[in-house]
RNA sequence: UACACCAAAUCGCCGAAUCCGGACACGAGUCCGGAGCGGGGGAUUCCCAGGUGGGGUGAAUGCGCCGGUCGGCGCUAGGGCAGCACUUUCAGCCCGAAUCCGUCAACUAACCUCGUAGGCGUUGAAAGAGGAGCA
Numbered sequence: 001u002a003c004a005c006c007a008a009a010u011c012g013c014c015g016a017a018u019c020c021g022g023a024c025a026c027g028a029g030u031c032c033g034g035a036g037c038g039g040g041g042g043a044u045u046c047c048c049a050g051g052u053g054g055g056g057u058g059a060a061u062g063c064g065c066c067g068g069u070c071g072g073c074g075c076u077a078g079g080g081c082a083g084c085a086c087u088u089u090c091a092g093c094c095c096g097a098a099u100c101c102g103u104c105a106a107c108u109a110a111c112c113u114c115g116u117a118g119g120c121g122u123u124g125a126a127a128g129a130g131g132a133g134c135a
Stems, first nucleotide, its partner, number of pairs: 011121004018035007036116006053104001054101004062075005078095004084130001086128006
């Protein structure tokens, strides 16, 4: 000096998953409540569908090939990617899972009810229309 790894702090990414208050402890903990955000159930009217199942959360659906199966490969609907936030375009990189309900649920006002986790570490450019600051 360069590269890689680990730790801490700040900051940031996916995601609804953040903030405030109180009690007990005296502790980076436990419990409770509220706001915000997110999900489910649930009339009439209307529409649509099912029976050999069906449905929910989620971007995560479908096709082809190999394989006895597990699984693997390729593509794909779709989704994500900090220097004020938003939209669009171009290029690049990445994901394209998992899980729950249990024969049952279309939408849906009132109403009822649930969650507020977990996992990570950076992408550049152009255009538009805004906002803020300075003179």

A computed fold for a 135-nucleotide RNA from a Vulcanimicrobiota bacterium, annotated as c-di-AMP riboswitch aptamer (ydaO/yuaA leader). It matches the Rfam family "c-di-AMP riboswitch aptamer (ydaO/yuaA leader)". Gene Ontology terms of the family: cyclic-di-AMP binding and regulation of gene expression.